[in-house]
RNA sequence: GCUCGGGUAGCUCAGUGGUAGAGCACUUCAUUGGUAAUGAAGGGGUAGGGAGUCCGAUUCUCCUCCUGAGCACCA
Repeated sequence: GCUCGGGUAGCUCAGUGGUAGAGCACUUCAUUGGUAAUGAAGGGGUAGGGAGUCCGAUUCUCCUCCUGAGCACCA
């Protein structure tokens, strides 16, 4: 430098052109002598950043940043 993949809730991930979910974690309550475990309820993100197309984009296209893998080049 080229190619491909990833960047979504604190963490690990899913998902779809029609205003976003799971598990764990967290908060409250129940239970316990008290923890843990278990059960119930609840809060939390506008989707790496920007632009474009569209009635509408997290989902398509382009630019860019970060990250992983492969390949190539220079020394």

The RNA shown here (transfer RNA) has 75 nucleotides and comes from an uncultured bacterium. It matches the Rfam family "tRNA". Rfam classes the family as a transfer RNA. It was read from a public genome assembly. Its mean pLDDT, the model's own confidence on a scale to 100, is 82.